[in-house]
Context: one part of a larger RNA
């Protein structure tokens, strides 16, 4: 390389948009590049293969044939691919009418709790633990009432529920805004799928500048525990957690399952919008999304099973024994931390 694979054994990129490329619906006509048949020239000899022959046999050698699967000249064919032209509507998109939603951004705003400040009542403890102590408190704490201030998070509703490509998204109101689903079947007419590079988004932590700082809390200090205790428990507590802008670009970024399309028994539940019915309900027949149970099939098994890990097609990514190592070197990105790309010696 051919091949075999990627839920859990090595292996699906964190997710999307999209360039090149690859692949691509139905019908008609044409062209003849690919393709098929045929033909011309060539494809040195030796070698390989076949037949016969020569050395007493064989190896070896000779003669003839075949082969040299290739390139090439001309002709014919037109199914398929391609190309050109025309047409079509089922793929795709648009349009009209509905509709659900923590989808996104910004602004305003609410109550509970917490901490602090001020004042009232009150007067010796509070707090904490396995037990304690550190700590707080007669300069009046804890408790309780009133007022004010501040920051962060949004109980119940709440779900096995919803939305989003993923990360993720939840008090309320408003403004702006993305996508989906259902119905009409009016329009365009293959406009599609995938996607190397590229570009964008991307939890937490971390970084830069400026704010903010209630609670929590790495580091740090103290008290315990212990043989020790750089921990687990307790009292404190700074970065950080929050906001704006700019970086970082990684996660068990998980369904450990790439995206799209088609096909292949059922049962049951939830969410959404409609249709049939005079109507609410109910029932019936479907659509989209989210679950569970399970047939065939698949699987090493666990399991999976119309949300496939079944049966196929298209395209991309990735794997190739363990350690060394996701490391070194080089390159590149980054303010840094570090990220991405990625070996070898050696060893089992």
């Nucleotide at each position: 390389c051919u091949g075999g694979g990627c839920u859990u054994a090595a292996a699906g990129a964190g997710c999307g948009u999209g360039u090149a490329g690859g692949c691509g619906g139905a019908c008609a006509u044409g062209u003849a590049a690919g393709u098929g048949c045929u033909u011309u020239g060539u494809g040195a000899a030796a070698u390989c293969c076949c037949a016969c022959a020569g050395c007493u046999c064989a190896a070896c050698u000779g003669u003839g044939g075949a082969a040299c699967u290739g390139c090439u000249c001309g002709g014919c064919a037109a199914a398929c691919u391609a190309c050109a032209u025309g047409u079509c509507u089922u793929g795709a998109g648009g349009u009209c009418g509905g509709u659900a939603g923590g989808g996104g951004u910004c602004a305003c705003u609410g109550g509970a709790a917490c901490u602090g400040u001020a004042g009232g009542u009150g007067g010796a403890g509070c707090g904490g633990u396995g037990a304690a102590a550190u700590g707080c408190g007669u300069a009046g704490a804890u408790a309780u009432c009133u007022a004010c201030a501040g920051g962060a998070a949004c109980g119940c509703c709440a779900a096995u529920g919803g939305u989003g490509a993923a990360g993720a998204c939840a008090g309320g109101u408003g403004a702006c805004u993305g996508g989906g689903c259902c119905g009409g079947u009016c329009c365009u007419g293959a406009c599609g799928c995938u996607g190397a590079g590229a570009c964008g988004c991307g939890a937490a932590a971390g970084c830069g500048u400026g704010g903010g700082g209630a609670g929590c809390a790495a580091a740090c200090g103290g008290g315990a525990u212990u043989a020790g205790a750089u921990a687990c428990c307790c009292c404190g507590g700074u970065a950080g957690u929050c906001c704006a802008c700019g970086c970082c670009g990684u996660a068990a970024a998980c369904g450990a399952u790439g995206u799209g399309c088609a096909c292949u028994g059922g049962g049951u539940c939830g969410c959404g919008a409609g249709g049939u019915u005079c109507c609410a309900c109910a029932a019936c027949a479907g659509c989209g999304c989210g679950g569970c149970c399970g047939a065939a099939g698949c699987u090493a098994a666990a399991g999976u099973a119309u949300u496939a890990a079944g049966u196929g097609c298209a395209c991309c990514g990735c794997c190739u024994g363990g350690g060394g190592a996701g490391u070194a070197c080089g390159g590149u990105c980054g303010c840094a931390a570090g990220g991405c790309u990625a070996a070898a010696a050696c060893u089992c």
A computed fold for a 348-nucleotide part of an RNA from an uncultured organism, annotated as small-subunit ribosomal RNA, central domain. The coordinates come from a structure-prediction model, not an experiment, and the mean pLDDT is 88. RNAcentral holds the full RNA, with entries from Greengenes.